A computed fold for a 595-nucleotide part of an RNA from an anaerobic digester metagenome, annotated as large-subunit ribosomal RNA, domain I. Rfam family: Bacterial large subunit ribosomal RNA. Its mean pLDDT, the model's own confidence on a scale to 100, is 81.
[in-house]
Context: one part of a larger RNA
């Protein structure tokens, strides 16, 4: 001091476990805010530190609905209450909602400080209390300078912005490490990353498109599979990469400018009895009239070109209006038909039913016998339901014990679908032929120079933009990958537009050869917390008595509410709260053997 063999402490592995985690599918729902939000501060309970809940009406208040025996949150307790006159809870509507915060009366070092006006309480110009009082953009109105007219300016009222929020969209900007075995065009990538704005989608979107030219064909858009790793592009290096066509989801078309007509305001021009007042006759009227901007209604929307005007050909019930009468014409109504509609194509609001969403309700079928056991759900042996044998609890493993589960049922109140149908609200009721040649989107089209996007890095066609120059209105003009011809296709230089796609901070349901406390969300636990940092930021650790607390009444040792020891309580206390299992390393203690 070493082995071994029992036994113990210290430690928290390991096993079973799961309240959280991931990840997927399908549905909803995709916003909120000055009617003051997201997120805070500080308060609020009889006793309240913290977390939840509320907000000086403060673990709440009022109504309506569900629900049906206990409640007064996590949380025991002592005080004290509520409740079958339905509390407690669980949904819908409402009221309060202190101060900061966009933060908005004014300042500010967020949750603090000062104020103006109006009205109340008040002797009061003190104080308090209720309410207003930011900017900026629109729209109507009122006022109004230099400078008359007008304009800027100024007041008023009206309505709207503002901030937050995962992703997904669209636009403005945009990069580098890389990769090119180095690196410069290239490439990463229009990525990451700023910025700006929008919506439950969001951008596209009804051909100035493709096609095809050797015969034809197609018919907005988006989105997937394929054409294809193909045509291509490319210091022809890396590398980046299509359309056309086919095949599917989806399905939808519309509205203006412009000619011409009519009404309003504005200016301009004007003859002298005239142009006018739909047209003819008759009468009457006369600064009406022309012309040009402007703004309004009416027309009108297209490529086998369309519209406007102009003539003709057929069709058209009633009333009113165009100065007055008559005829005609015209434009309105009215009626009758036949459509069609709130996602475009014009627009607002309802109502009923119908469907769903926000609490619920009903729901079969052993309190069976016996063994073990601390417990029976286990074992045997007998039974019953099943449109219900999913699933979790119940002292072990349950169709039949308890919540459910299959199948139904259900809304006073709010929301939302658009199905259906009503009100309502609109649109149509003409067409053809011919002539004329008025109209069809201007700093555009189209053209040089420079860039940019198109798979395309240029001889480079299209498409966008800068800059210089600059058309035409159908006998016009753009495309068909330089150009030119023919041909064929299509109308640019205004505009809307569901659906099929993208996304998930959210809510519901369900699923998992996904995790089980060093795993799984940084986070199962009062987690973005303690704690670090001047600050951006960084960022832990830490779950399990037991079936029930039945959590050791009451004895001893001791300074001791530490700790033990007995009792008692449990199946079980070496399950005793430093609590399930308890493994190594590390420290002991007996006993043996060896030194």
């Nucleotide at each position: 001091g070493g082995c071994a063999c029992a036994u113990g402490g210290c430690g928290g592995a390991u096993g079973c476990c799961u309240u959280g985690g991931c990840g997927c599918c399908a549905g909803g729902a995709g916003a909120u805010g000055a009617a003051g939000a997201a997120g805070g501060a500080c308060g609020u309970g009889g006793c309240c530190a913290g977390c939840u809940g509320c907000g000086a009406u403060a673990a709440g208040c009022c109504u309506c609905g569900g629900g049906g025996a206990g409640c007064c949150g996590c949380u025991a307790g002592c005080a004290g209450g509520c409740a079958u006159u339905g509390a407690u809870c669980c949904g819908g509507g409402g009221a309060u909602g202190u101060c900061c915060g966009a933060a908005u009366g004014g300042g500010g070092a967020a949750a603090c400080c000062c104020g103006g006006c109006a009205c109340g309480c008040g002797a009061a110009g003190a104080g308090c209390g209720u309410g207003u009082c930011a900017a900026c953009c629109c729209u109507g109105u009122c006022u109004g300078a230099a400078c008359a007219c007008a304009u800027a300016g100024g007041g008023c009222a009206g309505g709207g912005u503002g901030g937050u929020g995962a992703a997904c969209g669209a636009g403005g900007g945009g990069a580098a490490c890389u990769g090119a075995a180095a690196c410069a065009u290239c490439u990463a990538a229009g990525u990451a990353c700023c910025c700006u704005c929008a919506g439950g989608a969001a951008g596209a979107g009804a051909a100035a498109g493709c096609a095809a030219u050797g015969a034809a064909g197609c018919g907005a858009u988006u989105c997937c599979c394929u054409a294809a790793g193909u045509a291509g592009u490319g210091g022809c290096g890396a590398g980046c990469g299509a359309a056309c066509g086919g095949g599917g989801a989806a399905g939808a078309g519309c509205c203006u400018a412009a000619a011409c007509c009519u009404c309003g305001u504005u200016g301009a021009c004007g003859u002298g009895a005239a142009a006018g007042c739909c047209u003819g006759c008759c009468g009457g009227c006369g600064u009406u009239g022309u012309c040009a901007a402007c703004g309004g209604g009416g027309g009108g929307u297209a490529g086998a070109g369309g519209g406007a005007c102009c003539u003709c050909u057929c069709a058209g019930g009633c009333c009113a209006u165009g100065c007055g009468g008559c005829a005609g014409c015209a434009u309105g109504g009215c009626g009758g038909g036949a459509g069609a509609g709130u996602u475009a194509c014009a627009a607002a609001a309802c109502c009923c039913g119908c469907g769903u969403u926000u609490a619920g309700c009903c729901g079969a079928g052993c309190u069976g016998g016996u063994c073990u056991g601390g417990a029976a759900a286990g074992g045997c042996c007998g039974g019953c339901c099943a449109u219900a044998g999913a699933a979790g609890g119940u002292a072990a493993c349950a169709g039949c014990c308890c919540u459910g589960u299959a199948g139904g049922c259900g809304a006073a109140a709010a929301g939302c679908g658009u199905c259906g149908g009503g009100a309502c609200u609109u649109u149509c009721c003409g067409a053809g032929a011919g002539g004329c040649a008025c109209c069809c989107g201007a700093g555009u089209a189209c053209c040089g120079c420079g860039g940019g996007g198109c798979a395309c890095g240029c001889u480079a066609a299209c498409c966008c933009c800068g800059u210089g120059g600059g058309a035409a209105u159908c006998u016009g003009g753009g495309a068909g990958g330089c150009c030119c011809a023919c041909c064929u296709c299509c109308c640019a230089a205004g505009g809307c537009u569901a659906a099929a796609u993208a996304c998930u901070c959210c809510c519901u349901g369900g699923c998992g050869a996904c995790c089980g406390a060093u795993a799984g969300u940084g986070a199962a636990c009062c987690a973005g917390u303690a704690c670090c940092g001047u600050g951006a930021g960084g960022g832990a650790a830490a779950g399990g008595u037991g079936a029930a607390a039945a959590g050791c009444a009451c004895c001893c040792c001791u300074g001791u509410u530490a700790g033990g020891g007995g009792a008692g309580u449990g199946a079980a206390a070496u399950a005793g709260a430093a609590c399930c299992u308890g493994a190594a390393a590390c420290c002991g203690u007996g006993u043996g053997c060896c030194u």